[in-house]
A computed fold for a 98-nucleotide RNA from a soil metagenome, annotated as SAM riboswitch aptamer (S box leader).
Rfam family: SAM riboswitch aptamer (S box leader). About the family: The SAM riboswitch is found upstream of a number of genes which code for proteins involved in methionine or cysteine biosynthesis in Gram-positive bacteria.
The RNAcentral record of the sequence draws on MGnify.
RNA sequence: UCUCAUUGUGAUGGGCGGAGGGACAGGCCCGACGAAGCCCGGCAACCCCAUAUUUGGAAGGUGCCAACUCCUGCAAGCCAUUGGCUUGAGAAAUGAGA
Numbered sequence: 001u002c003u004c005a006u007u008g009u010g011a012u013g014g015g016c017g018g019a020g021g022g023a024c025a026g027g028c029c030c031g032a033c034g035a036a037g038c039c040c041g042g043c044a045a046c047c048c049c050a051u052a053u054u055u056g057g058a059a060g061g062u063g064c065c066a067a068c069u070c071c072u073g074c075a076a077g078c079c080a081u082u083g084g085c086u087u088g089a090g091a092a093a094u095g096a097g098a
Base pairs, nucleotide, nucleotide: 001098002097003096004095005094006093007092013040014039015038016037020030021029022028024073025072026071027070041065042064043063045062046061047060048057049056050055069091074088075087076086077085078084079083
C1' cells in the first nucleotide's frame, strides 16, 4: 500500500509523571478534583486455547479501558424557521491476510 471483517457491548481503579488530550478541519468537550506517556490492574474485538457451533478462558500475539468512531464533513431522501432526522459513501481506528 491492497483485500476482508468489525466499529451503540465491556473495562474507565492504583502508582510514577506534570500539561496537554479527544486522527485531520470545524464544533463541542475532557484535563491541576491531575492531560499525554510508562508500570500495575481491568476488558474481551481479532488471532489463539478449550468446548463443540454456542459458550467459556485471558496463558500467549495484537488491541482497548470519557462522550455512538464525541458530533459534523460527501451524496440522497424526509421534515422544517435557523435547522433536524434517516440511509449510504468517504475518512479514521483495530484485527486477520497478501